[in-house]
Model confidence (mean pLDDT): 85 of 100. Predicted 3D model of a 1355-nucleotide RNA (small-subunit ribosomal RNA) from an uncultured prokaryote. Its Rfam family is "Bacterial small subunit ribosomal RNA".

RNA sequence: AUUGAACGCUGGCGGCAGGCCUAACACAUGCAAGUCGAGCGGUAGAAAGUAGCUUGCUACUUUUGAGAGCGGCGGACGGGAGAGUAACGCGUAGGAAUCUACCUAAUAGUGGGGGAUAGCACAGAGAAAUUUGGAUUAAUACCGCAUAAGCCCUACAGGGGAAAGGAGGGGAUCUUCGGAACUUUCGCUAUCCGAUGAGCCUGCGUGCGAUUAGCUCGUUGGUGGGGUAAAGGCUAACCAAGGCGACGAUCUCUAGCUGGUCUGAGAGGAUGAUCAGCCACACUGGGACUGAGACACGGCCCAGACUCCUACGGGAGGCAGCAGUGGGGAAUAUUGGACAAUGGGCGCAAGCCUGAUCCAGCCAUGCCGCGUGUGUGAAGAAGGCCUUCGGGUUGUAAAGCACUUUCAGCGAGGAGGAAAGGUUGCCGCUUAAUACGCGGUAGCUGUGACGUUACUCGCAGAAGAAGGACCGGCUAACUCCGUGCCAGCAGCCGCGGUAAUACGGAGGGUGCAAGCGUUAAUCGGAAUUACUGGGCGUAAAGCGCGCGUAGGCGGUUAGAUCAGUCAGAUGUGAAAGCCCAGGGCUCAACCUUGGAACUGCAUUUUGAACUGGGUAACUAGAGUACUGUAGAGGGUGGUGGAAUUUCCAGUGUAGCGGUGAAAUGCGUAGAGAUUGGAAGGAACAUCAGUGGCGAAGGCGGCCACCUGGACAGAUACUGACGCUGAGGAACGAAAGCGUGGGGAGCGAACAGGAUUAGAUACCCUGGUAGUCCACGCCGUAAACGAUGUCAACUAGCCGUUGGGGGACUUGAUCUGUUAGUGGCGCAGCUAACGCAAUAAGUUGACCGCCUGGGGAGUACGGCCGCAAGGUUAAAACUAAAAUGAAUUGAAGGGGGCCAGCACAAGCGGUGUAGCAUGUGGUUUAAUUCGAAGCAACGCGAAGAACCUUACCUACUCUUGACAUCCACAGAACUUUUGAGAGAUCAAUUGGUGCCUUCGGGAACUGUGAGACAGGUGCUGCAUGGCUGUCGUCAGCUCGUGUUGUGAAAUGUUGGGUUAAGUCCCGUAACGAGCGCAACCCUUGUCCUUAGUUACCAUCAUUUAGUUGGGUACUUUAAGGAGACUGCCGGUGACAAACCGGAGGAAGGCGGGGACGACGUCAAGUCAUCAUGGCCCUUACGAGUAGGGCUACACACGUGCUACAAUGGCCAGUACAAACGGUUGCAAUCCCCCGAGGGGGAGCUAAUCUGAGAAAGCUGGUCGUAGUCCGGAUCGGAGUCUGAAACUCGGCUCCAUGAAGUCGGAAUCGCUAGUAAUCGCGAAUCAGAAUGUCGCGGUGAAUACGUUCCCGGGCC
Repeated sequence: AUUGAACGCUGGCGGCAGGCCUAACACAUGCAAGUCGAGCGGUAGAAAGUAGCUUGCUACUUUUGAGAGCGGCGGACGGGAGAGUAACGCGUAGGAAUCUACCUAAUAGUGGGGGAUAGCACAGAGAAAUUUGGAUUAAUACCGCAUAAGCCCUACAGGGGAAAGGAGGGGAUCUUCGGAACUUUCGCUAUCCGAUGAGCCUGCGUGCGAUUAGCUCGUUGGUGGGGUAAAGGCUAACCAAGGCGACGAUCUCUAGCUGGUCUGAGAGGAUGAUCAGCCACACUGGGACUGAGACACGGCCCAGACUCCUACGGGAGGCAGCAGUGGGGAAUAUUGGACAAUGGGCGCAAGCCUGAUCCAGCCAUGCCGCGUGUGUGAAGAAGGCCUUCGGGUUGUAAAGCACUUUCAGCGAGGAGGAAAGGUUGCCGCUUAAUACGCGGUAGCUGUGACGUUACUCGCAGAAGAAGGACCGGCUAACUCCGUGCCAGCAGCCGCGGUAAUACGGAGGGUGCAAGCGUUAAUCGGAAUUACUGGGCGUAAAGCGCGCGUAGGCGGUUAGAUCAGUCAGAUGUGAAAGCCCAGGGCUCAACCUUGGAACUGCAUUUUGAACUGGGUAACUAGAGUACUGUAGAGGGUGGUGGAAUUUCCAGUGUAGCGGUGAAAUGCGUAGAGAUUGGAAGGAACAUCAGUGGCGAAGGCGGCCACCUGGACAGAUACUGACGCUGAGGAACGAAAGCGUGGGGAGCGAACAGGAUUAGAUACCCUGGUAGUCCACGCCGUAAACGAUGUCAACUAGCCGUUGGGGGACUUGAUCUGUUAGUGGCGCAGCUAACGCAAUAAGUUGACCGCCUGGGGAGUACGGCCGCAAGGUUAAAACUAAAAUGAAUUGAAGGGGGCCAGCACAAGCGGUGUAGCAUGUGGUUUAAUUCGAAGCAACGCGAAGAACCUUACCUACUCUUGACAUCCACAGAACUUUUGAGAGAUCAAUUGGUGCCUUCGGGAACUGUGAGACAGGUGCUGCAUGGCUGUCGUCAGCUCGUGUUGUGAAAUGUUGGGUUAAGUCCCGUAACGAGCGCAACCCUUGUCCUUAGUUACCAUCAUUUAGUUGGGUACUUUAAGGAGACUGCCGGUGACAAACCGGAGGAAGGCGGGGACGACGUCAAGUCAUCAUGGCCCUUACGAGUAGGGCUACACACGUGCUACAAUGGCCAGUACAAACGGUUGCAAUCCCCCGAGGGGGAGCUAAUCUGAGAAAGCUGGUCGUAGUCCGGAUCGGAGUCUGAAACUCGGCUCCAUGAAGUCGGAAUCGCUAGUAAUCGCGAAUCAGAAUGUCGCGGUGAAUACGUUCCCGGGCC
């Protein structure tokens, strides 16, 4: 795009079309083929008349005339349906051996006889259908006789052979008065031309299947018979043995064919409804009759199935005619009207018949047309929906106002389709004729189913007339709510797991519109079967390889032919349809006229380049002869040495063998080792090489024989002998099979030993088939260059093997050539990778093969095979991909390089004990919540007795504890009493403030109503912010350019170097950014400035830097200097840099800190804070009291104290830094054993104070013990803070004195002022550190090195 469609929702009108695609299933009922009295015998009935008379019957005459019968013509057309048919059935183009009623033209004739028979009547049989008998009768029924040729037969003498009458007319003539004769017309007979129709034959075309390869006996041909309208094995006899087939016979399945229709740019593909041509069929099968025509839809006979009637004896029927019924089905209409028109049959005609036809009915089934209003109308109404709450949108849409009236409705009018026919007049033809008949013309008359027609006018009123689909992308059209991987959607991709433009609803929108969607089907897109117009190295696809049949294709020259090919002409290619141009319906659809076209086929004419066939030649293709060359080419027979193994013998002793390590195994019965000898089988080291040979498989010691091919050179010969190759038939690794040998080594199966969770494996010890030979099968491999064979052409460079040529300098030389075999590389090709004269380039010839993945190279069938199996080779079903090449990452028990307390080397710990603290678990009314490998667990928490507090219990409040707004009242505030656990409630005392323009206002308190507050409720997977981590690792990127079809690459890789993508060099890259480094802070040296509260060398003074004095030193805190590989030497590439040195307080980043790239982990946090959405609102909010977060069988993390003598205890004694202090630090002094208390100088701090530093040093004691170690636990007594130490704080004193004697597996930190060890301070804080954050004192050991473990970086 389309449809004979169906289904869902919806539905106003008209025109034109179409309407059982399924059951060629079965059919009730009605109708669909009759007509002619002008062929015949004759009749019921009706009308009129006459007669008889029995007044209602009979007979006759005239007019008319049903039904039945004989006869003629027609029932072979028209109408239906597509079962069969793969065929001369159809289409197209031809042909010869035929028939043809009615029609047309022509010629001749139409004379004279005869005998029957239906009907009717009579008599029977039967239920019926039907039928019997004898008698009677007619014809255009039937039969002879005559005549007859341009007829037929023929042996050429001859023979055969027809007819029918009917109707009209009237002037002479005749008459038995019926008529004859004449004339007109219709008919009849014979022959023949034509037309129409039909039969037959042929070329070509017209489905699938080879998993159908052979078929055929009247079969193929001939002869003479028979038969037909006609040729013919059409048929029977005889003779011959043919005929068809790979150009697909035969067989199976499917199918009516065509013009056309749908689609497509076309070529094609699909299809064969309606209309038209042909065929075939008529319940199923068979048969003939009649006839011009049938083997006959509404005829006959027989058989069968089915249905119906029956008196059971027997009969009847055929809707695939029109309607209609049942059935089947997703599905397809009225038991309508009329012969008015067109056509058909019959008839002289009128006319009759006609379910052909013309009309109407039903159906949105399709195509076409029209309408459902038009204009105006902003308060942008109400309502709906959304909202950032401002508004937006629906939307000029509606309402309102002003108009119009198509269509539908009502009323009125009103064409055309009608021509004919009848009748009258006139004119012709015919005729003897003004009859008849026929033709023409004029007047009158007169025929319409449709039909209430089309059309026109009038009336009324916006009145009666819009839906369905879709809105994630493809694909035009977006939001809200509901739902929560549910319900559902979906053509493909896919959507839905709590913020769904994708589900459902709503609002809005988009595109169509009396339709809109869905489903089904066909073509297109699909170059996705490729003729036009594809491919096969790796995506599917080159047969394993050559030989060769058919076939296809084929070198040069000459002349001839014309089959192909080119051109012209003629015939045909039905009509309709398509296309073009006119015309008619108001337009269109539709109808109609003309043209063009129908690309085809046939006949014929001309031409001769090319192809073909034929003739004559040629040598460039191909081949033969000659001389040589290289070679693991093939076959057969010999022969050689090394090695393994076995056997024999000698020497000799305890192991051998094997593995990652072992064991099985062998060995004291003598192995292994070693020496000598023998046997036997298999394979041939070195040479050996991207070397050679062969068609491929493949071929390797040496010799001989037989044998194939290739190459080179120079001449001669043949003369296209060529290429490819469906079938076919050869060869064809390994394994395997059969028969017979052989068997050293190796070695499937098997056995044992190991390994392992297991180990039907990898490893080890054995070991059978097999491997070897001969003969015969098999016929496959990643049979690979994953690349068919042949031929031609198309830049170069470098090797190598074989041959021959040239040059000279005769060589390990140079140069060109040819046949192989390799490596690079240009153009070109390719999806890329890559190929690139050995093409995957450019062309030609031929063959094979492919058409998404799986199923499946499978099943079935055929062929082959002894078997194993091979070959040929599907479908159902199934999923939406399968695959190739390249790219970026990531990972690896892959490789290279590198750095890191990563290992190693060391020091000290954890893991054991007790306690502290955090977590899990358990418990509980609650034990609030979060954090979870590293990167949760002395974490949030820099400090839970109340508070904190979020948890639990109980009691209370509801505009609220907190914010803003409104109204009213009151200053705020305060005293006292009562109830209560308290919050709170009730009463009560004092108090009347500030500003003012005198209206009021500000702050505060209380009461009241509502907007609202409030939430540590949920979601860190909706978020912001902040943080952890890889990692202070050296990386992460961009612009422009370049390369690539592209993803991407390059830069950023490479060579060095660095702590570093740090720097240098190189480089299709050149630059740049975020990171690194530096800039910042601190510390280490010096200088300048400034000296108080700091300091004191010199001077004075003194118990005391206390004071005078001073600022040199220390120190404080401001500013500077200093370090940059700057200098020297070496190494390196003349680089960057590295190594060493000098100087220097400090040397190669001087030490430490802050600082954390792009990103990863949906890492952590909604409980710091902020925040979307959801949820609660007399509660999930708020208040109060008490309790809990402190529980305790247990497990883990982090710490403290220990286990002691490098120690504990006692006494004496020395030296810091940093920090804090007015709600505070607190001195001297007094009391207490002590914690502490009393008291209070000084200090807002370089001034006073916390504040005694400790380890250390000196001396004493303890003597290796559960201790003079260790301090848990528990009893008693105190003290401090605080409303309050019971749950649940710290400290002190007396007493008690647990575990623990250095810690299993495992594991952590640290590279120098570090580890270890020692004390001091601070934040938080009323009180409460073994934690955290700082400060200084003392102060080590070790690093060979990068193999390994861990994480990381680059290639």